[in-house]
RNA sequence: GGAGAUGUGGCUGAGUGGUUGAAAGCGCUUGAUUCGAAAUCAAGUGUAGGGGCAACUCUACCGGGGGUUCGAAUCCCUCCAUCUCCGCCA
Numbered sequence: 001g002g003a004g005a006u007g008u009g010g011c012u013g014a015g016u017g018g019u020u021g022a023a024a025g026c027g028c029u030u031g032a033u034u035c036g037a038a039a040u041c042a043a044g045u046g047u048a049g050g051g052g053c054a055a056c057u058c059u060a061c062c063g064g065g066g067g068u069u070c071g072a073a074u075c076c077c078u079c080c081a082u083c084u085c086c087g088c089c090a
Stems, first nucleotide, its partner, number of pairs: 001086007010026003018070001027045006046061006063079005
């Protein structure tokens, strides 16, 4: 340099343009159980910003940016990063 694949929360990893701001598992928190743990069970648990004493609530965010669409993690363009194969130099 050429071709291809991939990028989703603390981690792994699903995700037909419309109940997915996000399945499932791990982790973590709280509770049940226990003398106490482990295991098991139940519930909760992304980040940032705004509002609120608090409970809670609103907005944005799926690598960055832009576009299509009533509606985008999903389709298109561009850039970035990682991986695989091929080629070149040495």
The prediction has a mean pLDDT of 80. Predicted 3D model of a 90-nucleotide RNA (transfer RNA) from a Deltaproteobacteria bacterium. It matches the Rfam family "tRNA". Gene Ontology term of the family: triplet codon-amino acid adaptor activity.